Model confidence (mean pLDDT): 76 of 100. The RNA shown here (Bacterial large signal recognition particle RNA) has 266 nucleotides and comes from a Eubacteriales bacterium. Rfam family: Bacterial large signal recognition particle RNA. Rfam's curators write: The signal recognition particle (SRP) is a universally conserved ribonucleoprotein involved in the co-translational targeting of proteins to membranes. Rfam classes the family as a non-coding RNA gene. The sequence is in RNAcentral, with records from ENA. It is recorded under the gene name ffs. The model forms 89% of the base pairs in the Rfam consensus.

Parts: sequence; structure tokens; C1' cells
RNA sequence: CCGCACUAGUCGGGGCGUUAGCGGUGCCCUGUACCCAUAAUCCGCUAUAAUGGGGACGAAUGCUCAUUUGAGGUAUUAAAGCUUUAAGGUCUGAACUAUUAUCAGCGUGUUGACGGCUCGGUCCUGUGCAACAGGAUGCUGUGAACCUCGUCAGGUCGGGAACGAAGCAGCGAUAAGCAGAUUUUCCUGUGUGCCUCAGGGGUGCCGGGCUUGAGCGUUGAUGAUAGGUAUCGCUUAGGGCUUUGUAUCGAUUUUGAGCUGUGCGG
Repeated sequence: CCGCACUAGUCGGGGCGUUAGCGGUGCCCUGUACCCAUAAUCCGCUAUAAUGGGGACGAAUGCUCAUUUGAGGUAUUAAAGCUUUAAGGUCUGAACUAUUAUCAGCGUGUUGACGGCUCGGUCCUGUGCAACAGGAUGCUGUGAACCUCGUCAGGUCGGGAACGAAGCAGCGAUAAGCAGAUUUUCCUGUGUGCCUCAGGGGUGCCGGGCUUGAGCGUUGAUGAUAGGUAUCGCUUAGGGCUUUGUAUCGAUUUUGAGCUGUGCGG
């Protein structure tokens, strides 16, 4: 130096979380990167830091140091932006309401503006009237084989007779019922009418009478005063997300240097 067979070693790493600490199961980022079992009210270990079992590579794609690159993560970290929750109207910026001033426009006004006084209506309650609807009554018509009435032919019965009695049909009048008309009277009712009378009420609207004598209403702009509202802005206190910075951990990647067995045979 070569061949064969073994052994050490390797078969992922990192971040978060958890832990006295280490590793795993869990979540995340990377990545050639074994299999089975246990494992978050956890599982197994002890700075030699998973345990138990099986398999592959095997002294070089094994290990150590330095370097380059930098995914991604973390931080009660700093700044900016976005979003959300709560509070604040005694901040007042906007917005809102009321009153008022000025200017401009439009409409209206001596055929009387605004206002004042007064009387009414609209409103509520009670009462009454009318209408409508319904019912009852009255009127008309019809209406009982018999169990309603009157008259009762015929016939029947009593009687010697005269007469008398009951009484069917018919006729008439009616009861219950049915129908009709709408001119009677009565009762009941109502988002029928807005009519009568009385009482109440009075914010607003409408109308009348008297009085006064020139403005009044509305829109827009610019102001002033007062008030409340958490709608927008703002303030205060929190939460979430994104970006940048800082710090930290950091896989992968690049390059270089170094270290390393055993046995047999040639």
C1' cells in the first nucleotide's frame, strides 16, 4: 500500500414551549437523513443526560476547530402604520338642536304684516237626534178533515106530535204557522253623521270680532350665545396585526486545517 472480517462512531439539526437541567412525544423552520414500542393531568435520563428492541453504513459522506452564507424563531425591546375595546361633552375640533345678528335671493303684506285681547272649531266625556242594520208589534193575504168558534144543508138521536139535542160536510171568522208591503209604534246596536245640548281641556292648527300700524315667512353664507349627544376627530388606558431597527438563538450552504482503530492475509 491492497484485500477480507470486525469495532469505535454515524443514521439529522435548529427555534418555541415544558424542565433543576438534558432529550423525546407536541408546534414551527430547514433538510440525503432508518423501523417498532412508551410519552403532555406526560415518557425516559443525570453534564457520559431519552429508555427498550431490531436494521443499514463503517475507518471515511466518522469526528474536531475555524470561516462563509443565512431560512426561520424569540424578546414587559424602540419607532411608524393599520385595526379593535373601554372611558371622557367640565378638552372642544367637526357634526346636532334652540335663540339671535348681518348680507343676498324668493314669496307675501295698507284689499292690513307681526303682535295683543276675546269668542269658537278641531280634542275628551256625558246626553239627545237622525241614518243604517236587526228584532218585536201593528196592517194585508193565506191558514185547522178531527183534537178552535159561529152558522150548521143532508143525515143521526130523543119524542105520539109540536119541537128539542148533538153535530159531519160547506161557508165565515180566527189560533199556531207561513208570506208580503213599508206609510204605525217600541227595543237594541255602531270608526254611520261630525248633527243638538252640557261639562272639561287648551301644546299645536284653523276660523270670526276688536285693537295696533309695517313688516313677516323661508333658503343660503358668515358669526354670537346656550345646551346636550360618545357619530367622526382628539385625549387617556389596554388588545391584535404588519414593516423597519436593536439584541439574541440559529438549520442549511462555502472554504480550509487537523485527528483517528483491531485482527488475518498478500